RNA sequence: UGCGGCAUAGCUCAGCGGUAGAGCGUGGGGCUCAUAACCCCGAGGUCACCUGUUCGAUUCGGGUUGCCGCAACCA
Repeated sequence: UGCGGCAUAGCUCAGCGGUAGAGCGUGGGGCUCAUAACCCCGAGGUCACCUGUUCGAUUCGGGUUGCCGCAACCA
């Protein structure tokens, strides 16, 4: 320097045009002599940022930033 992949809840990840979910974690309750396990309920998200297309964008196009990988360059 070029090419490709990824960015969604605290963590790991789904979802890929119609106002976002799971597991774990976390808060409350139940059960127990008690703890764990188990069961019930809840909270938690400007879907990295800007812009465009669209009636409508997490999703499609362009750009930016960050991370990862490959290639090239390297007296």